This is a predicted structure of a 79-nucleotide RNA (c-di-GMP-I-GGC riboswitch aptamer) from a Thermoleophilaceae bacterium. Model confidence (mean pLDDT): 85 of 100. The sequence was found by an Rfam model in a public genome assembly.
[in-house]
RNA sequence: CAUGAAAAGGCAAACCCACCGCGAGGCGGGGGCGCAAAGCCAGGGGCCUCGCUCAUGCGAGGCAGCCCAGUUGCCAAGG
Numbered sequence: 001c002a003u004g005a006a007a008a009g010g011c012a013a014a015c016c017c018a019c020c021g022c023g024a025g026g027c028g029g030g031g032g033c034g035c036a037a038a039g040c041c042a043g044g045g046g047c048c049u050c051g052c053u054c055a056u057g058c059g060a061g062g063c064a065g066c067c068c069a070g071u072u073g074c075c076a077a078g079g
Stems, first nucleotide, its partner, number of pairs: 001078001003076002010035002015030003019026002033065001039071002043068003046063007
């Protein structure tokens, strides 16, 4: 530098239990579908929730395991 075959180590979907939230969802435990950034970040797009609105839409939130941007980084066959 590029890559992710093997190994070490790591994360953890659905589902179940407890708690928080009107909700999307969050958090802890169990669980393990998957993941080489499935670390961080709501800046752009997207999706979702709540309130208001005849409606367009507006406001307040959520999702990083939907994509992009930004940012940090472990291990290693190889060059």